RNAcentral holds the full RNA, with entries from ENA.
The part of an RNA shown here (small-subunit ribosomal RNA, 5' domain) has 525 nucleotides and comes from an uncultured prokaryote.
The prediction has a mean pLDDT of 85.

Context: one part of a larger RNA
RNA sequence: GAUUGAACGUUGGCGGUAGGCUUAACACAUGCAAGUCGAACGAGAAAGGUCCUUCGGGGCUGAGUAAAGUGGCGGACGGGUGAGUAACGCGUAGGAAUCUACCCAGUAGUAGGGGACAACCCGAGGAAACUCGGGCUAAUACCUUAUACGAUCUAUGGAUGAAAGAGGGCCUCUAUUUAUAAGCUCUCGCUAUUGGAGGAGCCUGCGUUGGAUUAGCUAGUUGGUAGGGUAAUGGCCUACCAAGGCGACGAUCCAUAGCUGGUCUGAGAGGACGAUCAGCCACACUGGAACUGAGACACGGUCCAGACUCCUACGGGAGGCAGCAGUGGGGAAUAUUGCGCAAUGGGCGAAAGCCUGACGCAGCCAUACCGCGUGUGUGAAGAAGGCUCUAGGGUUGUAAAGCACUUUCAGUGGUGAAGAAAAUCUCGUGACUAAUACUCACGGGCCUUGACGUUAACCACAGAAGAAGCACCGGCUAACUCCGUGCCAGCAGCCGCGGUAAUACGGAGGGUGCGAACGUUAAUC
Numbered sequence: 001g002a003u004u005g006a007a008c009g010u011u012g013g014c015g016g017u018a019g020g021c022u023u024a025a026c027a028c029a030u031g032c033a034a035g036u037c038g039a040a041c042g043a044g045a046a047a048g049g050u051c052c053u054u055c056g057g058g059g060c061u062g063a064g065u066a067a068a069g070u071g072g073c074g075g076a077c078g079g080g081u082g083a084g085u086a087a088c089g090c091g092u093a094g095g096a097a098u099c100u101a102c103c104c105a106g107u108a109g110u111a112g113g114g115g116a117c118a119a120c121c122c123g124a125g126g127a128a129a130c131u132c133g134g135g136c137u138a139a140u141a142c143c144u145u146a147u148a149c150g151a152u153c154u155a156u157g158g159a160u161g162a163a164a165g166a167g168g169g170c171c172u173c174u175a176u177u178u179a180u181a182a183g184c185u186c187u188c189g190c191u192a193u194u195g196g197a198g199g200a201g202c203c204u205g206c207g208u209u210g211g212a213u214u215a216g217c218u219a220g221u222u223g224g225u226a227g228g229g230u231a232a233u234g235g236c237c238u239a240c241c242a243a244g245g246c247g248a249c250g251a252u253c254c255a256u257a258g259c260u261g262g263u264c265u266g267a268g269a270g271g272a273c274g275a276u277c278a279g280c281c282a283c284a285c286u287g288g289a290a291c292u293g294a295g296a297c298a299c300g301g302u303c304c305a306g307a308c309u310c311c312u313a314c315g316g317g318a319g320g321c322a323g324c325a326g327u328g329g330g331g332a333a334u335a336u337u338g339c340g341c342a343a344u345g346g347g348c349g350a351a352a353g354c355c356u357g358a359c360g361c362a363g364c365c366a367u368a369c370c371g372c373g374u375g376u377g378u379g380a381a382g383a384a385g386g387c388u389c390u391a392g393g394g395u396u397g398u399a400a401a402g403c404a405c406u407u408u409c410a411g412u413g414g415u416g417a418a419g420a421a422a423a424u425c426u427c428g429u430g431a432c433u434a435a436u437a438c439u440c441a442c443g444g445g446c447c448u449u450g451a452c453g454u455u456a457a458c459c460a461c462a463g464a465a466g467a468a469g470c471a472c473c474g475g476c477u478a479a480c481u482c483c484g485u486g487c488c489a490g491c492a493g494c495c496g497c498g499g500u501a502a503u504a505c506g507g508a509g510g511g512u513g514c515g516a517a518c519g520u521u522a523a524u525c
Base pairs, nucleotide, nucleotide: 001525002524003523004522006521007520008519009518010517013372014371015370016369017368018367019365020364021330026328027327028326030325031324032323035073036072037071040070041069048061049060050059051058052057080283081282082281089208090207091206092205093204094203095202098200099199100198103196104195105194106193107192108191109190110189111145112144113143114142120135121134122133123132124131125130151160152159153158165188166187167186168185169184170183174181175180209255210254211253216246217245218244221243222242223241224240225239226238227237228236258280259279260278261277262273263272264271265270285306286305287304288303289302308319309318310317311316336362338361339360340359344358345356346355347354348353375405376404377403378402385396386395387394388393409466411461412460413459414458415457419452425445426444427443428442429441430440431439469514470513471512472511473510474495475494476493480509481508482507483506484505490497491496
C1' cells in the first nucleotide's frame, strides 16, 4: 500500500447492489418447512341440488366434496452443516465387469379365472400412546392359468418367465322396441423387450498439510484354486494351498484439515485463504442395523442400545431445528417467531388445481462496494466575537450577515410502466375416425391472474429550507502558535517526548488529510 463474512470508539442524510453465528456438530418452547391423485378403489358426514311434506322432517342423487382407509407416485430431490475424513475423499486423465423410476424412439402384447385384507359394524383391554378378537367388502392391491416378437438359461433337443384397467365420444353394423349392452373409436395407463438421453455404482495412472524427538508395519495380511455374495469386478466373504505384501522415492504412527472451480495479495514466480455463488464428498442427538424401493442403509422413515428432555393413573409412553423464523447459552461479534406462491423451479394430477420457509420479495444492520446530497452566485465596512501580537497589526475570512438565484435527495399531492406469458373457455383449419362427437396439433379471439406496491419512472407544490464529522499537526509524514502541567499527569508504530519558556502531555485558536464516514485493533500478502 492492498484486502476482510470483521469487531471496537466517535459520528451519521438518501439510494442501488451484495453480504450477515467465523465461537458451543451446545441445548431447544412455539409455528411452519412434503405432499398429491375421486380420470385406480370401496365407503361416506355437514352443506348443496332435487322430490315429497302434517313445515317437525323424510327420500333420492354423488356432478362438486370434509376428516379418514386401501392403492399409485413422490417423501433418495430441494434445504442445512463441515463434526469426521490425509482417503480413489477431491482434482485431472483414462477404463470395463454394471444398474437405471420418470422421459424419448422402436417391436410385440394387454386373454381367462380366484381368494383375501383395511375402511365399516360388533366386542374387549389401556391413564395415554395405542392394541387385540369376531364379521362384511372393492380395486390399477395380491395370487394363478394361457400365450411369448424380443428376453434369460441351455447338453442346441428344449426349458423358463407377463400384464390392469380407467376416462371421453358415437349408434354405422349386431342383439331386442326403448333404456342399454356388446361393438367401434380417441386419450391416458399396464406387460415383455431393444436402443437412446440423463443419472448412479465400480477400477486405474498422476497430483493433493506438517512431524523421523514416529523406522519398521502387516495373518484375510499378499497371491492362487474352488465356491458364496453383489446390479457388477474384486479377500468383498468362506474353505484349501503357497509365503508373501508395504517401507528412507518415508510405510506405520501422531497432529492438523472437508476437496475443487476459485478469493486476497504480488510486476511475476510465489504466499495465504476455501465466507457468499457453483461442482463433488461426508453427516443428521451419540453408536449400530437392516427393511421398503429404480434409487437410502434414508435430516423432518423403522428397529436396538446410550445420554438428555417431557408426559404418566408408576404399569408404560413421547421427542430430536447442522430446514425457515425464533429462545437460552457461549462470544469482540452476526438479522424478522414478516408477505406471497404473482414469477422461476420442483412433487402429484388428464386438467383445473393443491403443496412448496426452494424461491420471489419485504424488515433489521454504514458490514462492504458504488452513486448522490448537505446548496449556487455575489458580497470588504475586510463587521462583531475568538485567537495572537513587537499594541501598529495579523489571522479566522468571502467565511458570516446582506442581496440575487436554484430545488437534486428527503417531504406532500397526483399520474403511472415492466416483471404476465400462459392455463381455462371459444372459433377456424388439419389429423384420427363410420362420424360434423371425442381427442390431438397448429392458428385466431374473449375474460382474467402481481406478494413486492403508497413499485420504478414522470409531473406539480413549498422553502436554503431537514442533512458533517473523524483523525492528525517532533522526524518518518501533509500540517504551528498560546496557555496549563513540571520525569508529575500523561503520550508512544519506531526513534523517542515530559525534571518551569514542551510545535511530542492536556486545553484553545489556527492548519493538514479523508469525508457519511474517520480512526483503532485483529488478520493475510